The prediction has a mean pLDDT of 83. A computed fold for a 469-nucleotide part of an RNA from a metagenome, annotated as small-subunit ribosomal RNA, 5' domain. Its Rfam family is "Bacterial small subunit ribosomal RNA". The RNAcentral record of the full RNA draws on SILVA.
Context: one part of a larger RNA
RNA sequence: GGAUGAAUGUUAGCGGCGUGCCUAAAGUAUGCAAGUCGAACGGACUAUUAUACCGUCUAGUUUACUAGACACCUUAAUAGUUAGUGGCGAACGGCUGAGUAACACGUAGGAAUCUACCCUUAUCUUGGGAAUAACCAAUCGAAAGAUUGGCUAAUACCCAAUGUGAAGGCAACUUCAAAGAUUUAUCGGAUAAGGAUGAGCCUGCGGCCUAUUAGCUUGUUGGUGGGGUAAAAGCCUACCAAGGCGAUGAUGGGUAACUGGUCUGAGAGGAUGUACAGUCAGAAGGGCACUGAGAUACGGGCCCUACUCCUACGGGAGGCAGCAAUUGGGAAUCUUGCGCAAUGGGCGAAAGCCUGACGCAGCGACGCCGCGUGAAGGAUGAAUGCCUUCGGGUUGUAAACUUCUGUGAAUAGCACCGGCUAACUACGUGCCAGCAGCAGCGGUCAAACGUAGAGUGCAAGCAUUAUCC
Numbered sequence: 001g002g003a004u005g006a007a008u009g010u011u012a013g014c015g016g017c018g019u020g021c022c023u024a025a026a027g028u029a030u031g032c033a034a035g036u037c038g039a040a041c042g043g044a045c046u047a048u049u050a051u052a053c054c055g056u057c058u059a060g061u062u063u064a065c066u067a068g069a070c071a072c073c074u075u076a077a078u079a080g081u082u083a084g085u086g087g088c089g090a091a092c093g094g095c096u097g098a099g100u101a102a103c104a105c106g107u108a109g110g111a112a113u114c115u116a117c118c119c120u121u122a123u124c125u126u127g128g129g130a131a132u133a134a135c136c137a138a139u140c141g142a143a144a145g146a147u148u149g150g151c152u153a154a155u156a157c158c159c160a161a162u163g164u165g166a167a168g169g170c171a172a173c174u175u176c177a178a179a180g181a182u183u184u185a186u187c188g189g190a191u192a193a194g195g196a197u198g199a200g201c202c203u204g205c206g207g208c209c210u211a212u213u214a215g216c217u218u219g220u221u222g223g224u225g226g227g228g229u230a231a232a233a234g235c236c237u238a239c240c241a242a243g244g245c246g247a248u249g250a251u252g253g254g255u256a257a258c259u260g261g262u263c264u265g266a267g268a269g270g271a272u273g274u275a276c277a278g279u280c281a282g283a284a285g286g287g288c289a290c291u292g293a294g295a296u297a298c299g300g301g302c303c304c305u306a307c308u309c310c311u312a313c314g315g316g317a318g319g320c321a322g323c324a325a326u327u328g329g330g331a332a333u334c335u336u337g338c339g340c341a342a343u344g345g346g347c348g349a350a351a352g353c354c355u356g357a358c359g360c361a362g363c364g365a366c367g368c369c370g371c372g373u374g375a376a377g378g379a380u381g382a383a384u385g386c387c388u389u390c391g392g393g394u395u396g397u398a399a400a401c402u403u404c405u406g407u408g409a410a411u412a413g414c415a416c417c418g419g420c421u422a423a424c425u426a427c428g429u430g431c432c433a434g435c436a437g438c439a440g441c442g443g444u445c446a447a448a449c450g451u452a453g454a455g456u457g458c459a460a461g462c463a464u465u466a467u468c469c
Stems, first nucleotide, its partner, number of pairs: 001469004006465005013371006019364002021329001026327003030324003035088003040085002043082008055070007095282003105206006113199002118195008126160004135150006165176004180187003208254003215245003220242008257279004261272004284305005307318004335361001337360003343357001344355004374404004385394003413458004419438002424453005434441002
């Protein structure tokens, strides 16, 4: 000198664009943050229309019939709503950086894999069956919720058939499918192949400190058989061999998410990883699997632990490192806002619904950038202040005043002034009070302390502190 997710002091007019818990991965009241589809399904409810039996009234007449009206109610149709079954989504998006020195990341490769939705191609989409929620009835419980019996549907479940095709190494043979909906034009379903996308796995190389850590290792290193996975492999297991790593730093300890980038620097390098983007990891602490194309799943489940809450004391409920908000911690970091209009996402044939993603607004000079606080004229060089050799000098074209632009001429501050370093005098103080980045200043003539005037620098900021180059 530059820089910052800054803080502190002081001052403060406006706008644009950014940015804002770096500390306690501490605890959380309240609200919201993941739903959607009735064109998969049976119910339930509401509205409208039509309507059977029975009843009442009126009219007619053959006295038990017809017609009409009303009420109740049954059934049906249409329209709508939706608790449940079912499908898809919920593995994305959002947050955080605790752990991790590791194939976690970056980069370059590899072979033994899977991939819902989407695209392309080929072939199918036949016939049956048994349940179950909802609902009804009963019961238990303070609640959360649970139990028993009965009824019912499906694109839920099961069986059979067929086999374009796939698997079993080939052949033979065996095994493996499907689901319908409606507004009749579409949307679906099954099998197989290919693509696209996403993901899993392996390897070379690269990037911290420490030797006041020198030896480490027994599934350890390799082989065979078996198991296991979507998939290679000590991934697991039995047996066999005794290997494997290490001063080119193994093992141990400490620290740390990594990168594109960012800051600085002429560069080499050094430092750093906020925001934005990519990857990884985590969801109170620890563990486990289920479902699924995909999770070992932040707003799913189970178990243990700690903590909090409700309780009728028998038992239950919970997880903001989502958005706001709150307590706490801290030098320190915002609104319990508006909207789905845009972009994007989920579901849906669509209309649409949901979306604290996102778009906006609010707060903060936290940062960068832009603008303004006037412009031109104006000497009797007014007054005031300060200095003075008492003549004057300076404040100073500054003001007043005039004209102008303009809605309206509308806040300027902060630090410094011995040297480094741009800017000096007076008074006060008297090694005191104080200053100070360094050396140092102050003991009666202080440009270094304090005040005033003058001046210098930057300016809606300025100065200090902290950290990096």